[in-house]
RNA sequence: GCCGGAGUAGCUCAGGGGUAGAGCAAUUCACUCGUAAUGAAUAGGUCGUCGGUUCAAUUCCGACCUUCGGCU
Repeated sequence: GCCGGAGUAGCUCAGGGGUAGAGCAAUUCACUCGUAAUGAAUAGGUCGUCGGUUCAAUUCCGACCUUCGGCU
């Protein structure tokens, strides 16, 4: 230099046009003499950045940033 993968909640990851989800973690409550475990609920997201397409973009397109890998 060229090619490709990944970037979504604190962490690990789903979701690939129509109000963004799970597990773990956090908080509260129930249960218990108490703790753990278990159950219920709550909170937590400018979906990497900037543009484009669209009535509507996390999703499609382009460029860039970060990261991982391959080729030379």